[in-house]
A computed fold for a 77-nucleotide RNA from Cryobacterium tepidiphilum, annotated as c-di-GMP-I riboswitch aptamer. Rfam family: c-di-GMP-I riboswitch aptamer. Its Rfam clan is "c-di-GMP_I riboswitch clan". The organism belongs to Cryobacterium, within Bacteria. The prediction has a mean pLDDT of 90. The model forms 95% of the base pairs in the Rfam consensus.
RNA sequence: UCACCGAAAUGGCAAACCCGGUGUGAACCGGGGACGCAAAGCCACGGGACCCGAUGAGGGUCAGCCGGGUUACCGAA
Numbered sequence: 001u002c003a004c005c006g007a008a009a010u011g012g013c014a015a016a017c018c019c020g021g022u023g024u025g026a027a028c029c030g031g032g033g034a035c036g037c038a039a040a041g042c043c044a045c046g047g048g049a050c051c052c053g054a055u056g057a058g059g060g061u062c063a064g065c066c067g068g069g070u071u072a073c074c075g076a077a
Stems, first nucleotide, its partner, number of pairs: 005075002012037002017032006035064001041070003045067003048062005
């Protein structure tokens, strides 16, 4: 230095819920708020769940459902 790993430290993100807004909807955005998270940063590639549609074809949402890819702070055992 790198990888694995996750003690400590600096910080970071932000569930449910509430308010306002967008959308047919799943859901998303802003503010408040913290259940938690060592990638709870990003990517819709695979699986899955959800929504629209005629229950089809098809389109869309979820990365805090799982897997995978990619980038990254710190440095004890």